[in-house]
RNA sequence: AGGGGUAGACGGGUGGCCGCCCCAGAAGACGGGGAGGAAAGUCCGGGCACCGCAGAGCAGGAUGGUCUCUAACCGGGACCGGGGGUAACCCCAGGGAAAGUGCCACAGAAAAUAGACCGCCACAGCAAAAGCUGUGGUAAGGGUGAAAAGGUGAGGUAAGAGCUCACCGCUUCCCUGGUGACAGGGAAGGCACGGUAAACCCCAUCCGGUGCAAGGCCAAGCAGGAGUCACGCAAAAGGCGUGAAUGGGUUGCUCGCCCAUCAAUCCGGGUAGGCCGCACAAAGACCUAUAGUGGGUCUCAGAGGAAUGGCCACCGUCCCGAAAGGGAUACAGAACCCGGCUUAUAGUCUACCCCUCUUA
RNA sequence: GCCCCCGUAGCUCAGUGGAUAGAGCGACGGAUUCCUAAUCCGCAGGUCGCAGGUUCGAUCCCUGCCGGGGGUACCA
Repeated sequence: AGGGGUAGACGGGUGGCCGCCCCAGAAGACGGGGAGGAAAGUCCGGGCACCGCAGAGCAGGAUGGUCUCUAACCGGGACCGGGGGUAACCCCAGGGAAAGUGCCACAGAAAAUAGACCGCCACAGCAAAAGCUGUGGUAAGGGUGAAAAGGUGAGGUAAGAGCUCACCGCUUCCCUGGUGACAGGGAAGGCACGGUAAACCCCAUCCGGUGCAAGGCCAAGCAGGAGUCACGCAAAAGGCGUGAAUGGGUUGCUCGCCCAUCAAUCCGGGUAGGCCGCACAAAGACCUAUAGUGGGUCUCAGAGGAAUGGCCACCGUCCCGAAAGGGAUACAGAACCCGGCUUAUAGUCUACCCCUCUUA
Repeated sequence: GCCCCCGUAGCUCAGUGGAUAGAGCGACGGAUUCCUAAUCCGCAGGUCGCAGGUUCGAUCCCUGCCGGGGGUACCA
């Protein structure tokens, strides 16, 4: 210098004019606050609310190397194993196929109880011979396929074959190290076990359902219900008192207590509508003590047919241009709240690392 | 806000692991007819919405996106 990898940050600024929502305020004065890194997709998890529920199980769903963080997670970190890359580094739904069932098209002789098409070998028959036919042996070679029943080499054999041996792989057991996934070593076994579980399934762990349109309070209009009985006083009355009954309130129930039972009134449920839930929460930034864990300061939208906007000027950044100047300035808009994931994003910046080339 | 479903030829739909993805209508060419329709024959037309993964193999199974449609507001 060129190319690449990883992690993180910004994503316009200032001023003027005109507006919108919230808080405070008597007020339209004055003052304070007003979108994001993803507010998005609604893909996970939790808080919260109501409903359901003795306990347990079935069904259904989700997750799937190990350890760890967390309120929790299909989340994060570190590590292990496998794969890719010269490397930095990246990717993996990464439990079980010796519990059972299913599937493996075409090609091929044979596709999971292995399998003789060609080839190789032995024997018998025929033939003058080349060779042909039959019976048997053989999985080393050819060919097919995504996949052909451990691999390479040597011995061995009629030809062959874990038939035997060495190394590698595999299985079982043991030892050592590690919290663990796992790694290293040793012994034994000729090898038994094709692939597929993002096929059914098995194992382990987790999950009750519905979602702020949850739910609570107040409460028009229309429709609905009650309007009582007995006794005494009084007698103008829808008056007064006592008791009963009914309805409501008071703690879910009983008793008790209170209120109403005056038809221009009373009652409960509840629609429209309004209020709450609802803005401080497992929050963030900075400073600081620190083993765990704390302390201080500051910030902190709250609409509800849904505010957070528009215009102008100057500056910034990028592109074109010799200049004057011109153009561009992304993705995108909170809706109960929070932690993640995924996706979109003009133009930039920072730190560390790897490879190649050059120079000293 | 919450929940559910669907994307296959120009249109309406089959196909749900197996190699060349089909059908009807439509389009195009030809025959028939004086001409047209109907009818008959032939023919073209597909990144199976996109990307990645599982598998020997994907329209089909899984994941993430994109687009479209529907349901849901006290109680009955």

Predicted 3D model of RNase P RNA and transfer RNA as a complex of 436 nucleotides. Rfam match: Bacterial RNase P class A. The coordinates come from a structure-prediction model, not an experiment, and the mean pLDDT is 76.